[in-house]
């Protein structure tokens, strides 16, 4: 240093759930709580899901918003057993 990732150490994050709050909504944020996490640090750029909105007989498809704890690119980072 590249892979990798202990039944190593020293820290990290935090799922459902509950309490306040923004949001029409999915869903954020604060706080309490630990399922789990080696990138669960960060980015919506393809795919996926998931709300809303318009349309259309239907089926496709289309705005706009959400999900990095769905996958895949991208930057960027601790530790070092085998």
């Nucleotide at each position: 240093c590249c892979u990798c990732g202990a039944u190593a150490a020293a820290g990290g994050c935090a799922a459902a759930c509950c309490g306040g709050u923004c949001g029409u909504a999915a869903g954020g944020c604060c706080g309490g709580g630990a399922c789990g996490c080696a990138a669960a640090g960060c980015c919506a750029a393809g795919g996926g899901c998931c709300a809303g909105c318009a349309g259309g007989a239907a089926a496709u498809g289309g705005c706009u918003g959400g999900u990095a704890g769905c996958c895949u690119g991208g930057c960027u980072g601790c530790c070092g057993a085998a």